Predicted 3D model of a 368-nucleotide RNA (Bacterial RNase P class A) from a marine eukaryotic metagenome.
Rfam family: Bacterial RNase P class A. From the family's description: Ribonuclease P (RNase P) is a ubiquitous endoribonuclease, found in archaea, bacteria and eukarya as well as chloroplasts and mitochondria.
RNA sequence: AGCAGGUCGGGCGGGCGCGCUUGCCGGUCCGGAAGGUCCGGCGGUGAGGAAAGUCCGAGCUCCGCAGGACGGGAUGCUGGAUAACGCCCAGGGGGGGCAACCCCACAGACAGUGCCACAGAAAAUAUACCGCCCGGUUUCGGCCGGGUAAGGGUGAAAAGGCGAGGUAAGAGCUCACCGCGCCUGCGGCGACGCAGGUGGCAUGGUAAACCUCAUCCGGAGCAAGGCCAAAUAGGGGGAGAGAGGUGGUCCGCCUCGCGAUCAUUCCCGGGUAGGCCGCACCGAGGCGGCGGGCAACCGCCGUCCCAGAUGAAUGCCCGCACAGCGCGCAAUGCGCGUGGACAGAACUCGGCUUAUAGACCCGCUCCU
Numbered sequence: 001a002g003c004a005g006g007u008c009g010g011g012c013g014g015g016c017g018c019g020c021u022u023g024c025c026g027g028u029c030c031g032g033a034a035g036g037u038c039c040g041g042c043g044g045u046g047a048g049g050a051a052a053g054u055c056c057g058a059g060c061u062c063c064g065c066a067g068g069a070c071g072g073g074a075u076g077c078u079g080g081a082u083a084a085c086g087c088c089c090a091g092g093g094g095g096g097g098c099a100a101c102c103c104c105a106c107a108g109a110c111a112g113u114g115c116c117a118c119a120g121a122a123a124a125u126a127u128a129c130c131g132c133c134c135g136g137u138u139u140c141g142g143c144c145g146g147g148u149a150a151g152g153g154u155g156a157a158a159a160g161g162c163g164a165g166g167u168a169a170g171a172g173c174u175c176a177c178c179g180c181g182c183c184u185g186c187g188g189c190g191a192c193g194c195a196g197g198u199g200g201c202a203u204g205g206u207a208a209a210c211c212u213c214a215u216c217c218g219g220a221g222c223a224a225g226g227c228c229a230a231a232u233a234g235g236g237g238g239a240g241a242g243a244g245g246u247g248g249u250c251c252g253c254c255u256c257g258c259g260a261u262c263a264u265u266c267c268c269g270g271g272u273a274g275g276c277c278g279c280a281c282c283g284a285g286g287c288g289g290c291g292g293g294c295a296a297c298c299g300c301c302g303u304c305c306c307a308g309a310u311g312a313a314u315g316c317c318c319g320c321a322c323a324g325c326g327c328g329c330a331a332u333g334c335g336c337g338u339g340g341a342c343a344g345a346a347c348u349c350g351g352c353u354u355a356u357a358g359a360c361c362c363g364c365u366c367c368u
Base pairs, nucleotide, nucleotide: 001365002364003363005361006360007359008358011320012319013318014317015316016315018046019045020044021043023042024041025040026039027038029036030035048342052353053352055351056350057349058348059347060221061220062219063218072217073216074215075214076213077091078090079089080088092106093104094103095102096101107212108211112210113209114206115205116204129152130151131148132147133146134145135144136143137142160178161177163175164174165173179201180199181198182197183196184195185194186193187192225277226276227275228274235268236267237266238265239264240262242256243255244254245253246252285304286303287302288301289300290299291298292297322340324338325337326336327335328334329333
């Protein structure tokens, strides 16, 4: 100078608040009791590495039984790991870097279709602008016919590369090496690698273009879903000749009704408001140790219980030191001031991605 991995992400003390609390105490209300409701006090506990984006994969729930066809989507080297994955680990191949290390959507372009700007003769089953060579011709400037693709030129890309032979000049025309295709052998679980032989090379690129092949995928999501359940108005069934008001009571008076389309009253049932569960102790759980494995990860033992609302708590103030920053000075220090990133749980996990001031630890590479 750089590469890779990991940890923390403000500390200590005090004060005032807030949510939760099946800890303890006191009070209140309900109840015969058991027990429960509500309130208060003390105690306990209270965000993250990403709680975020909601991009993948699951648990869980319901619809349903997902068998087939069509359509759609995702993935795309190999092996492993896992509940599962497109994540992760190890390896192979390709590319970048002196290196540590990093990156890759890494199947198929002889199934078919499309596209390849500009330039260029020609952008795909070829072509010839300048050249080169041969022949003819000439007014000596050239012109015509043929051969060629080595050289020049165009382009991101030009029909294998390079050297030698060969030739009129040339050309895989021939040969060596490299590349490519095919075959065989060996190594590897495999991707693949190595070696030998062979074909003379015949068909450029593009599939995060259509497409083809292989594998996988039912859909919706905690506003899932389940339970309890008013008032009012409907529904079903029963009783029923009275019921209500005025009034201290009776009479009286007023209103509704009097045999079923009904006053009044009882029971049942569905839905709504509202409440409870899901949901917060038991999990693919955290931490520590041991063992297996290169690793991802797995097994055993010990230990811990770790937020939880529904307008939604997790905050604010003060003091003390500590980084960081700024200024001053008599300057490796001291003083003063300032000041702590990104961000905020909402059913729960495993990943990915994105944001993140600053601090610390370990390993490795290159240069001096």
The coordinates come from a structure-prediction model, not an experiment, and the mean pLDDT is 77.